[in-house]
RNA sequence: UCAACAGGCCGGCCUGUCGCUCCCGCAAGGGGGAGGAAAGUCGGGACAACACAGAGCACCAUACUUCCUAACGGGAAGGCGCCAUUUACGAAUGGUGACAGCAAGUGCCACAGAAAAUAACCGCCCAAACGGGUAAGGGUGAAAACGUGGGGUAAGAGCCCACGCUGCUUUAUGGCGACAUAAGGCAGGGGUAAACCUUAUGGGUUGCAAGGCCAAAUAUGCCGGUGUUUGAGGGCUGCUCGUCCGAUGCCGGUGGGUAGGCUGCUUGAGUUAUGCAGCGAUGUAUAACCCAGAUAAAUGACAGGCACUCGUCCGACAGAAUCUCAGACGGGUACAGAAUCCCGCUUACAGGCCUGUUGAACAU
Numbered sequence: 001u002c003a004a005c006a007g008g009c010c011g012g013c014c015u016g017u018c019g020c021u022c023c024c025g026c027a028a029g030g031g032g033g034a035g036g037a038a039a040g041u042c043g044g045g046a047c048a049a050c051a052c053a054g055a056g057c058a059c060c061a062u063a064c065u066u067c068c069u070a071a072c073g074g075g076a077a078g079g080c081g082c083c084a085u086u087u088a089c090g091a092a093u094g095g096u097g098a099c100a101g102c103a104a105g106u107g108c109c110a111c112a113g114a115a116a117a118u119a120a121c122c123g124c125c126c127a128a129a130c131g132g133g134u135a136a137g138g139g140u141g142a143a144a145a146c147g148u149g150g151g152g153u154a155a156g157a158g159c160c161c162a163c164g165c166u167g168c169u170u171u172a173u174g175g176c177g178a179c180a181u182a183a184g185g186c187a188g189g190g191g192u193a194a195a196c197c198u199u200a201u202g203g204g205u206u207g208c209a210a211g212g213c214c215a216a217a218u219a220u221g222c223c224g225g226u227g228u229u230u231g232a233g234g235g236c237u238g239c240u241c242g243u244c245c246g247a248u249g250c251c252g253g254u255g256g257g258u259a260g261g262c263u264g265c266u267u268g269a270g271u272u273a274u275g276c277a278g279c280g281a282u283g284u285a286u287a288a289c290c291c292a293g294a295u296a297a298a299u300g301a302c303a304g305g306c307a308c309u310c311g312u313c314c315g316a317c318a319g320a321a322u323c324u325c326a327g328a329c330g331g332g333u334a335c336a337g338a339a340u341c342c343c344g345c346u347u348a349c350a351g352g353c354c355u356g357u358u359g360a361a362c363a364u
Stems, first nucleotide, its partner, number of pairs: 001360010012306007020033005035335001039346002042344005047207004054241004059203005064078005079099001080097007100198002105196002107192003121138002123134004146164006165188010211263004221254006233245003270289008307333007315325002
């Protein structure tokens, strides 16, 4: 210097003319006006309404530890398992995991195979047998009833022993903890819980079209059904119980009227800068600042210049080419776009900048 990967950041600027929207102002005029994702609407919260009368069942979500946070299925730091690379074989680095429980119960396990979990097809042994023993060997399969060696036996088998592996458990040590290490004891149970399920924890429902207010309008029309205390229907959870309201009612059809505005609404877990605490997520102190509020929906259009980048041409250096530098002409500058607000996650993104790791080339 280039390339790849990982992480973080920025994501056009200036001038003029003409507009759009909100606020202040009598007016003239002045001031504010999209994003890192405003997106997907996936998770969580604020806020609001529903009965300050709830209870049970069902249902849903989550699932290693500690911490952060208003909260979370988010984040930080770690533990353990698996994979890859390197290795001095001790480990290191990176990636990844819904990572409680099939050793509580039930179910299921295609094909192949005798058998997929109360195993006997071949083989081996006992033997009169078509009976019985046997999981060593063969074969099937993703997976076959702890592994290797020895003893033992009719033949075999954790049946016994040594070493090892795995699980549970006791004690000790280290750690807040997940867990790790060491010693002892017991056991050898195939897989599957994004199968039912069990355990633990959490969850009321609906979303700003919530909700509040004003204005406008009117037909208590007509038809059918149903109901009035023996209660239709409703009161914000899927069901049940309980409780409350409930008669010019309720449901369906038909017909007529109205269909506009205010509020909620943007000052908030706020933004910026600096310091401090912490490995970090994050917290905290001080100072300054106010920074969109539209409703068919504003935040733009045109012209010129600059910046970055691509292509072509010409010139400089030069013997020639590439690179570099200067100039001219032409093209390109993404993804996208507020709708109650906030914190996350995920996805999209022209081009550029920074940091780290690895590799390559050149120079000293």
A computed fold for a 364-nucleotide RNA from a Bacteroidota bacterium, annotated as Bacterial RNase P class A. The sequence was found by an Rfam model in a public genome assembly. Its Rfam family is "Bacterial RNase P class A". From the family's description: Ribonuclease P (RNase P) is a ubiquitous endoribonuclease, found in archaea, bacteria and eukarya as well as chloroplasts and mitochondria. Rfam classes the family as a ribozyme.